[in-house]
Molecule: RNase P RNA; transfer RNA
Organism: Alphaproteobacteria bacterium
RNA sequence: GUGGACAGUCGAGGGACUACUGUAUGACUUGUUGUGCAGAGGAAAGUCCGGACACCGCAAGGGAAAGAUAGUGGGUAAUGCCCACCCGAAGAAAUUCGAGGAUAAGAGCCACAGAGACGAGCCCAUUUAGUUGGGAGUGAAACGCGGCAAUCUCUAUCUGGUGCAAGACUAAAUAUGGGGGUGUUGAUUACUCUUGGGAGCCCUCGGGUAAGUUGCAAUGAAAUAUGCAGUAAUGUAUAUUCAAGAUGAAUGGUCCCUGAUUACAGAAUCCGGCUUAUAGAUUGUCCACUUUU
RNA sequence: GGGGCCGUAGCUCAGUUGGGAGAGCGCUACGUUCGCAAUGUAGAGGUCAGGGGUUCGAUUCCCCUCGGCUCCACCA
Numbered sequence: 001g002u003g004g005a006c007a008g009u010c011g012a013g014g015g016a017c018u019a020c021u022g023u024a025u026g027a028c029u030u031g032u033u034g035u036g037c038a039g040a041g042g043a044a045a046g047u048c049c050g051g052a053c054a055c056c057g058c059a060a061g062g063g064a065a066a067g068a069u070a071g072u073g074g075g076u077a078a079u080g081c082c083c084a085c086c087c088g089a090a091g092a093a094a095u096u097c098g099a100g101g102a103u104a105a106g107a108g109c110c111a112c113a114g115a116g117a118c119g120a121g122c123c124c125a126u127u128u129a130g131u132u133g134g135g136a137g138u139g140a141a142a143c144g145c146g147g148c149a150a151u152c153u154c155u156a157u158c159u160g161g162u163g164c165a166a167g168a169c170u171a172a173a174u175a176u177g178g179g180g181g182u183g184u185u186g187a188u189u190a191c192u193c194u195u196g197g198g199a200g201c202c203c204u205c206g207g208g209u210a211a212g213u214u215g216c217a218a219u220g221a222a223a224u225a226u227g228c229a230g231u232a233a234u235g236u237a238u239a240u241u242c243a244a245g246a247u248g249a250a251u252g253g254u255c256c257c258u259g260a261u262u263a264c265a266g267a268a269u270c271c272g273g274c275u276u277a278u279a280g281a282u283u284g285u286c287c288a289c290u291u292u293u
Numbered sequence: 294g295g296g297g298c299c300g301u302a303g304c305u306c307a308g309u310u311g312g313g314a315g316a317g318c319g320c321u322a323c324g325u326u327c328g329c330a331a332u333g334u335a336g337a338g339g340u341c342a343g344g345g346g347u348u349c350g351a352u353u354c355c356c357c358u359c360g361g362c363u364c365c366a367c368c369a
Base pairs, nucleotide, nucleotide: 001289002288003287004286005285006284007283008282009281010280012258013257014256015255016254017253018252020039021038022037023036024035025034026033027032028031041264045275046274048273049272050271051270052269053163054162055161056160058196059195060194061193062192063191066159067158068157069156070155071085072084073083074082075081086100087098088097089096090095101154102153106152107151108148109147110146118144122135123134124133125132167214168213169212170211177205178204179203180202181201182200207368208367209366222241223240224239225238226237227236228235229234294365295364296363297362298361299360300359303318304317305316306315312349320336321335322334323333324332342358343357344356345355346354
């Protein structure tokens, strides 16, 4: 220098004017306005996993079913996530990928080709004897107790259901209405059983409302730096820092300078992961080849 | 915002223990008719939504992405 592997960072910056959302404060005509401060992401996305939180179910416990996962050990609030090692595969290497338990019990499938596809049988040689040995070609697999469990299944472990349109409160209005089912001989959580409690419950057709507050936002399984423990994931101690919060739904527009003339894309209860999309800029480590000294 | 389902020929849809991609209507050509319709015969037409994985082999089993449809407000 060229090509490659892995792990990161950024993903526009500055200024002026103007518009929008929230909040603090002031003013007055009490819903307007002045001023200050703050105002999307690495994925806010897909909703694929795991939780927090909340309710459902009369309470507690057991079983089956169903679903999920699968080397070994560790981490975590938890996971199907992460880390380390083993094994297998790919690569020249750095390195990457792996749903990677079991054919021990039972079932199923193995198309075409091939004499024959899991049952024993084919050809040649050999032998008292299907007794022993060998076998081209076909095919993914062929004489061996085969292959397929991202087929049923078995083993081990885990899992109640529903999601903030959960739920709580206030206000307003209406018909505690009609029909069906079930139940007090014991109903109601997808099934079932045991124990305790003991009266309504479910479906459907209709009626009314279409408002507000809260959940909901500065404290959290938080982030950054350093030290210590650990191979690592991570844990722990100390210091510092934390400011979106809508409900027709807020980040926009114009101009100037720099510049690479700008990607994928925008919160909606909140976190931890995974996956997918992403123009361009940039840092570090490593591998191979080549050149020069 | 949160659940569920679907995608196969131009249209409507079948397709199961994984091995042939199909039906009806439509389209094209020929026959029939004076001509048309109907009808008969023959034929064309497929990224099984897209990509990847498991498997000898995938419309089918698993994962990701794209598109479409549908349900869920509160009160008594």